[in-house]
RNA sequence: UGGGUCGGCCGGGCGAUCGCGGGCGGCGCUGCCGCCUGAGGAAAGUCCGCGCUCCACAGAGCACGGUGCCGGGUAAUGCCCGGGCGGGGAGACCCGCGGACAGGGCCACAGAAAACGACCGCCCCGGACCACGUCCGGGGUCAGGGUGAAAAGGUGGCGUAAGAGACCACCGGCGCUGGCAGCAAUGCCGGCGGCCAGGCAACCCCCACCGGGAGCAAGGCCAAGCAGGGGCGAAGCCCUUUGGGCGGGGAGCUGCUCGCUCCCCUGGAGCCUCGGGUAGGCUGCAUGAGCCCCGCGGUGACGCGCGGGCCCAGAGAGAUGAUCGCCCAGGCGAGGGUUGGUGGGACGAAGGGUCGCGCCGGGUCCGCCCGGCGAAUCCGUAAACCCCUGGCCUCCGCUGGACAGAACGCGGCUUAUAGGCCGGCCCCAGCU
Repeated sequence: UGGGUCGGCCGGGCGAUCGCGGGCGGCGCUGCCGCCUGAGGAAAGUCCGCGCUCCACAGAGCACGGUGCCGGGUAAUGCCCGGGCGGGGAGACCCGCGGACAGGGCCACAGAAAACGACCGCCCCGGACCACGUCCGGGGUCAGGGUGAAAAGGUGGCGUAAGAGACCACCGGCGCUGGCAGCAAUGCCGGCGGCCAGGCAACCCCCACCGGGAGCAAGGCCAAGCAGGGGCGAAGCCCUUUGGGCGGGGAGCUGCUCGCUCCCCUGGAGCCUCGGGUAGGCUGCAUGAGCCCCGCGGUGACGCGCGGGCCCAGAGAGAUGAUCGCCCAGGCGAGGGUUGGUGGGACGAAGGGUCGCGCCGGGUCCGCCCGGCGAAUCCGUAAACCCCUGGCCUCCGCUGGACAGAACGCGGCUUAUAGGCCGGCCCCAGCU
């Protein structure tokens, strides 16, 4: 460089105009103006766990639901951290987790058989035939073949008609058990036994542990109107009447008088009052398991601090947006500059080395030596130029920012997410 693995973070910025929710303030207050403030890492799914609220509740058991190696963290968890064992990977790292010897049930397809294993094959006996053999019948046999995700322990021997834990040795696994280490899961080292055991518990089940129900439309406070209970409360008369007149009472216009309008005159208008409570209002409702930084303890999750700083949407069927301009990542295209290629062409150019080999020439003390050439082999293989292909810088044009959206709050998990940044670790490969 490239490939991989794990973790953390960001997820457009600024300005202008218009618009929306909330709060505060002002004013000439059915409203207008000004200032401040207004979504997320998942606000999502509502799958777990809590807070909070109301209801229920002596205790125990059953039923139902959930969790499931061990230890720790926490308000709690099915979450997180550390460890153990098993599996995968070359590695960083990733994945899984009670019990299948309590019992029941199930095991697709293929296969003879999926746990009562004879399909082919092998072996023995009897019979038939044109007699090395083939066929038929009876029996033995899981050593071999074949099917499957999985086939009845593995290897070697002994044994046999052929075979087989039938027997033997070692290994594996199972049950019981001892010692040592560890809080534990578990690990290490033994002893005894019987010869051998398929899978599924996200099918029922067994064991251990946990779990009351409903949810902010929880709940609390105030409380129009209508209906209901109680109290106060006047006076009736005439005309044939459910109508009219006179009189009386009450309410309103209006502070008083008159007047007008309306209601009532005893099962009563009107007024007062009581409880429940509808509409509606307030609250619950954001100072909290709060956020940021620092210090200390802990391997870590996390905890502690009378260390510092901060206040950060709120709601009601529900505001948080739109347009334009400039910019920033990113993408595409084109131009220029620069620098590489462990790319190609020229090119395994030039050049150099070699104990040794072959040939030629010369010398020789006949051992060999010297020179040249050749093959082989090793080193080295450049530059301008052309083509191909990268990086960086600059300029221009086009494009360009995902998933999504609070509603009582919080901790997790899961799911969605364009693009980008940072860090730890690993190395099958190339170069220095």
Molecule: Bacterial RNase P class A
Organism: Anaerolineales bacterium